[in-house]
RNA sequence: UCAGCAGAUCGUUCUACCGCGUCACCUUGGUGAUGAGGAAAGUCCGGGCACCGCAGAGCGCCAUUCUUCCUAACGGGAAGAUACCCGUGAGGGUAUAGUAGCGUAACAGAAAAUAACCGUCUCGUUAGUUGCUAACGCGAUAAGGGUGAAAAGGUGGGGUAAGAGCCUACCGGUUCCUUUGGCGACAAAGGAAGCCGUACGCCUAAUGGGGUGCAAGACCAUGUACAUCGUAAUUGCUAGGGCAACCUAGCUACAGGGCUGCUCGCUCUGAUCUCUUUGGAGAGUUGCGAGGGGUAGGUCGCAUGAGCAGUGUGGCGACACACUGCCUAGAUAAAUGGUAGAUUGGCUAGCUUUGCUAGUUAUACAGAACCCGGCUUACAGAUCUGCUGACUUU
RNA sequence: UGACCUAUGGUGUAAUGGUAGCACAGCAGAUUUUGGUUCUGUCGGUCAAGGUUCGAGUCCUUGUAGGUCAA
Numbered sequence: 001u002c003a004g005c006a007g008a009u010c011g012u013u014c015u016a017c018c019g020c021g022u023c024a025c026c027u028u029g030g031u032g033a034u035g036a037g038g039a040a041a042g043u044c045c046g047g048g049c050a051c052c053g054c055a056g057a058g059c060g061c062c063a064u065u066c067u068u069c070c071u072a073a074c075g076g077g078a079a080g081a082u083a084c085c086c087g088u089g090a091g092g093g094u095a096u097a098g099u100a101g102c103g104u105a106a107c108a109g110a111a112a113a114u115a116a117c118c119g120u121c122u123c124g125u126u127a128g129u130u131g132c133u134a135a136c137g138c139g140a141u142a143a144g145g146g147u148g149a150a151a152a153g154g155u156g157g158g159g160u161a162a163g164a165g166c167c168u169a170c171c172g173g174u175u176c177c178u179u180u181g182g183c184g185a186c187a188a189a190g191g192a193a194g195c196c197g198u199a200c201g202c203c204u205a206a207u208g209g210g211g212u213g214c215a216a217g218a219c220c221a222u223g224u225a226c227a228u229c230g231u232a233a234u235u236g237c238u239a240g241g242g243c244a245a246c247c248u249a250g251c252u253a254c255a256g257g258g259c260u261g262c263u264c265g266c267u268c269u270g271a272u273c274u275c276u277u278u279g280g281a282g283a284g285u286u287g288c289g290a291g292g293g294g295u296a297g298g299u300c301g302c303a304u305g306a307g308c309a310g311u312g313u314g315g316c317g318a319c320a321c322a323c324u325g326c327c328u329a330g331a332u333a334a335a336u337g338g339u340a341g342a343u344u345g346g347c348u349a350g351c352u353u354u355g356c357u358a359g360u361u362a363u364a365c366a367g368a369a370c371c372c373g374g375c376u377u378a379c380a381g382a383u384c385u386g387c388u389g390a391c392u393u394u
Numbered sequence: 395u396g397a398c399c400u401a402u403g404g405u406g407u408a409a410u411g412g413u414a415g416c417a418c419a420g421c422a423g424a425u426u427u428u429g430g431u432u433c434u435g436u437c438g439g440u441c442a443a444g445g446u447u448c449g450a451g452u453c454c455u456u457g458u459a460g461g462u463c464a465a
Stems, first nucleotide, its partner, number of pairs: 001390010013342006020035007037365001041376002044374005049213004056264004061209005066080005081096006097204002101202005117145002119141003123137006153171006172196002174193008217300004226291001228290005234253001236251006254270006273284004307326008344362008395464007404418004412448001420436005441457005
């Protein structure tokens, strides 16, 4: 210098004029204060908050799954462990509980884990030209071939009829034991056992999860034929009150509803009468539900919060603690914009080149709507720190 | 604003992780004097990108497009 890797930051600032939202004041149009983001986005996780019933138990269902830590919490983050993949490298990515049991592995291939298709070999029978060869048959055999994503640990030697962890030496892996180091995942060393396919899933275990989301929900105001449909259910005991009819409370049984699937458990409710009748029921009233109809306005919730900034301390770090300072958008058809000048940064050109002058540009992604913590995605351009590779010069 | 769902030829729809089918439409040919009907053949597809896997329409992640419901 070029090409990269990882991390962090910025993504103009100030003034004037005009315009918009909110708040305050005087007052009825003026003054003053204040007014978007790193993602306000996707709505993927976690929480606050509100209501549902006080927020239950077991099973099911869903999610997560190496270790230690951080955190209000998390499926997030930090620091690590092991294995595999990509990259020359700096680095990046993926996975991880248990293995007792079970399942799947298309096509090809003999076989996808009770491996004999070809091949090799012993024996028997037959034939040929005695040795030997060929065919057939009973067997042995995982050394060789070919198929496949994956083929029964690898190499040498011994052994054998031929072979084979069958035996042995070395190497790789697995399991068990001991010691050392580490909080731990685990690592290193030594020893023992010939123990030796791979991938995915089911399953099992542990942990967590009640539901709905600010259109939650609270209050005020306004407004509406219930025209129509569906449904209605109580029994017994005890105690108290009352002259009585009867009323109230508790227990029990039954029925219905609620706790998002099932069971248990808990809890709530059990609100009618009249008329007609062929005693099957029908009509009306009342309660509940559906559906229809009506309203389409306002206030609160709504911003002092796991808040922000600075400094210091502790920690490898995520982060925690202490002190000081600050209050920082709140709309409901929805504000946050435009113009001019200066400044700062980039780019281009020129020069007297650690700079100066002139010109040009500020362009990206995007834009609050109950609020926080994360994750993910989008992003023109610029800066800083650490590191890697190549080349050049010294 | 919040909560959800879906995506397979031009259209409507199938498909246990194992060669993406079917019907209609389109195109070409045959039949016919011509058109239609009928018969034969053919073209054309998994929303996009990445990952897991020997292998992805299907499983996982992110995005894109379209749609539904809610005072």